Predicted 3D model of a 270-nucleotide part of an RNA (large-subunit ribosomal RNA, domain VI) from a Verrucomicrobiota bacterium. The RNAcentral record of the full RNA draws on ENA. Lineage of the source: Bacteria > Pseudomonadati > Verrucomicrobiota.
[in-house]
Context: one part of a larger RNA
RNA sequence: CGUAGGAGACUUGAGGGAUUCUUUCCCUAGUACGAGAGGACCGGGAAGGACGCACUUCUGGUGUGGCAGUUGUCCCGUCAGGGGCAGCGCUGCGUAGCCAUGUGCGGAAGAGAUAAGCGCUGAAAGCAUCUAAGCGCCAAGCUCCUCCCAAGAUAUGGCCUCCCUCCCGCGCAAGCGGGACUGAAGACCCCCGGAAGACUACCGGGUUGAUAGGUCAGGCGUGUAAGCGCGGUAACGCGUUUAGCGGACUGAUACUAAUAGGUCGUGCGG
Numbered sequence: 001c002g003u004a005g006g007a008g009a010c011u012u013g014a015g016g017g018a019u020u021c022u023u024u025c026c027c028u029a030g031u032a033c034g035a036g037a038g039g040a041c042c043g044g045g046a047a048g049g050a051c052g053c054a055c056u057u058c059u060g061g062u063g064u065g066g067c068a069g070u071u072g073u074c075c076c077g078u079c080a081g082g083g084g085c086a087g088c089g090c091u092g093c094g095u096a097g098c099c100a101u102g103u104g105c106g107g108a109a110g111a112g113a114u115a116a117g118c119g120c121u122g123a124a125a126g127c128a129u130c131u132a133a134g135c136g137c138c139a140a141g142c143u144c145c146u147c148c149c150a151a152g153a154u155a156u157g158g159c160c161u162c163c164c165u166c167c168c169g170c171g172c173a174a175g176c177g178g179g180a181c182u183g184a185a186g187a188c189c190c191c192c193g194g195a196a197g198a199c200u201a202c203c204g205g206g207u208u209g210a211u212a213g214g215u216c217a218g219g220c221g222u223g224u225a226a227g228c229g230c231g232g233u234a235a236c237g238c239g240u241u242u243a244g245c246g247g248a249c250u251g252a253u254a255c256u257a258a259u260a261g262g263u264c265g266u267g268c269g270g
Stems, first nucleotide, its partner, number of pairs: 001152001005163004010158002015149004021049007033038001051106005059100004066093005071086006110144003117137004164269001165180006181267001186264004190206005211257003214253005220246003227240005
């Protein structure tokens, strides 16, 4: 820009893309078959492998703004208690998130038309012949079926809902020109944010508000803080204390910040 007014939702599916794998064991059955050795078709069931998609309950990683232990040094005047730096200084553990080695699920089944192939009926050619007329069966392949995208599918689809005026002149009409008032529905800007994200986009929220922060409560993680008391010459131990501290988690709460505002979009439409 188009989709014959403008908008917000929900969709149809032309077309495109993805997938299409495989092994072992058990039953049927030691049956059919076979002198024996051996050993099925058909059908049913159970475990896997690789691959793919999703997820994080479990298991396990990571977890550089969590907690604890600890070395050296500098600093907070000293002690005590702390802070900086040293690969997060080193070490142990670890929430959320992100992950796989973890968990769930998938290839199925079915239909149609076929290939090679196997047939029925059957002449030309009194026979024979799957073929010449006609009719069947049959593949991991083809077209569907399953999943994803999808109306710029310009053949521009469907459905629902929402929104918007009066006057004058010309004209048979379609329409053309002008004036006044109006600025709808809705969208954007801006701002608070996000399991969304390079930017953009997308999604949520903007006081008629729980969107983020803070606070409170809980969860979860560390593992029993500081100070004081007691014991010990001391290192240290015990008690107060399952403490103290805490990123991302769950909820509550307007305390803080989303204030205020601006722009676009018109007027019933070949």